[in-house]
Molecule: transfer RNA
Organism: Rickettsiales bacterium
RNA sequence: GGGCGCGUAGCUCAGUCGGCAGAGCAAAUGACUUUUAAUCAUUGGGUCAGGAGUUCGAAUCUCCUCGCGCCCACCA
Numbered sequence: 001g002g003g004c005g006c007g008u009a010g011c012u013c014a015g016u017c018g019g020c021a022g023a024g025c026a027a028a029u030g031a032c033u034u035u036u037a038a039u040c041a042u043u044g045g046g047u048c049a050g051g052a053g054u055u056c057g058a059a060u061c062u063c064c065u066c067g068c069g070c071c072c073a074c075c076a
Base pairs, nucleotide, nucleotide: 001072002071003070004069005068006067007066010025011024012023013022019056027043028042029041030040031039049065050064051063052062053061
């Protein structure tokens, strides 16, 4: 330098036919308990890496950029 994949909640990930952004764990609150833990219930938490475009509508399609990983090439 070229190609491919990935980036979504604090963490691990789903959502990929374009149509309400979700699960588990974690956190907070409450119940229970002498207290903690466990269990049960409830609640909060998101610039879907960033920007632009297409569209009535984009996490999803297109382009550019950034970060991470893999492969190839080049140099030495």